The prediction has a mean pLDDT of 76. Predicted 3D model of RNase P RNA and transfer RNA as a complex of 383 nucleotides. It holds a member of the Rfam family "Bacterial RNase P class A". By type it is a ribozyme.
């Protein structure tokens, strides 16, 4: 120098004009004049929470559903970090994966092949204490052992009450309770069966649910938090504890964008200096902590490998 | 925005984790017909995509991608 590989990081960059959302602030109420405006995945919606209602209330069990070596981190987690065994690859240094408990409780299940897939135990050797005792060969992914198989039922440990910001709360607009179902009642009409009263149907009122019809507009939740970032301590690491400094989007049919200019970095075509193209994945919607999935390129900082030189 | 459910030949569809994934319409190819239909007889033609569990996967699990359905006051 070059290539692999792993870890973390950045996500073209400035400057002007002209627009677009909310925020101070000033006035002449409609401007102006400051400020601030996506993401490392804002995305899948796959776990876990915050918070909000129901529902239960002292809790527990049974059903369902998840997840399973050990220690530790955490609000909590199926994440994260260490470590032990197991597979898998290998330059033997090591790297990579995983839902890694129990089949000596029960029940299933095992295609082809093989004698036999579980009440075994048949061929040919061979050996023998002469008893299908014992070994071996042949099928298979497994052949008698307390076989194999839970990402098969199940069993054992643990943890989960349920729904989701379209949860809820208030404010206006605005309407017809037409029909079903239940459940209670009747001087808040009556009827039919009956002489009459009980009862018993129909109807009649009120609740309850469905289901029709209306309105589809603001506010609040709702953006300062399990923030971020520096430094010292503790720990092998995940993480954490002190001190510090700092405010960093809040839309609602949904704003965050165009334009010109100069630089980058890639690609083609000329040619030694120009000239044209392109600029990665994507794009918040309550708010966090993860995992997974897309990502053009660039930089760091370890590790291995080759080639040139001294 | 939230919750959930489906994806097997061109269509509609069967499947208990085990032999070449079955069926029916459509299709194609040869027969019958004077010629078409009908109707016989073959045939071809599928597990969305990807990786794991397993001795074996369309069945069981995961991620990704299409596709539907319900949920405002």
């Nucleotide at each position: 120098c070059a290539a692999g590989c792993a870890a973390g990081c950045c996500a073209c960059u400035u400057u002007g004009u002209c627009g677009c959302u909310g925020c101070g602030a000033a006035u002449u109420u409609a401007u102006u004049c400051g400020g601030a405006g996506a993401g490392g995945a804002a995305a899948g919606u796959c776990c876990g929470g915050a918070c909000a209602c129901c529902a239960g209330a002292g809790a527990g069990u049974a059903a369902g559903c998840a997840u399973a070596g050990c220690g530790g981190g955490u609000a909590a987690u199926g994440c994260c970090c260490g470590u032990c065994a197991c597979u898998u690859c290998u330059u033997c240094g090591g790297a990579a994966g995983g839902a890694g408990g129990a089949c000596a409780a029960g029940u299933g299940c095992a295609a082809c092949a093989g004698a036999a897939a579980g009440u075994a135990u048949g061929u040919a050797c061979a050996g023998u204490u002469c008893g299908g005792c014992u070994g071996u060969a042949g099928u298979g992914a497994a052949a008698c052992c307390a076989g194999g198989u839970a990402a098969a039922c199940u069993c054992u440990a643990u943890g989960c009450g349920g729904u989701g910001c379209a949860a809820u709360g208030c404010c206006a607009u605005g309407u017809a309770u037409a029909c079903c179902a239940g459940c209670a009642g009747u001087u808040a009409a009556g009827g039919g069966c009956u002489a009459c009263u009980c009862g018993u149907c129909c109807g009649u009122u009120g609740c309850u649910g469905g289901g029709g019809g209306g309105u589809a507009g603001g506010c609040a939740g709702a953006u300062g938090g399990a923030g971020a970032c520096c430094u010292u301590g503790g720990g092998u690491a995940a993480c954490u504890a002190a001190g510090g400094u700092c405010c960093u989007a809040g839309a609602u049919a949904a704003a965050u964008g165009a334009c010109a200019a100069a630089g980058c970095a890639u690609u083609a075509c000329u040619u030694u200096u120009g000239u044209a193209a392109u600029g990665a994945c994507a794009g918040a919607a309550u708010c966090c902590g993860g995992c997974u999935u897309a990502u053009c390129g660039g930089c760091u900082u370890g590790c291995u490998u080759u080639u040139u030189u001294a | 925005g939230g919750u959930c459910c489906c994806u097997u030949c061109g269509u509609c569809u069967a499947u208990c984790g085990g032999u070449u994934a079955g069926g029916a319409c459509a299709c194609u190819a040869g027969g019958u017909u004077u010629u078409c239909a009908u109707c016989c007889u073959a045939g071809a033609a599928a597990g969305a995509g990807g990786g794991g569990u397993u001795c074996g996967a369309u069945u069981c699990c995961c991620c990704u991608a299409g596709g539907g359905a319900c949920u405002a006051c």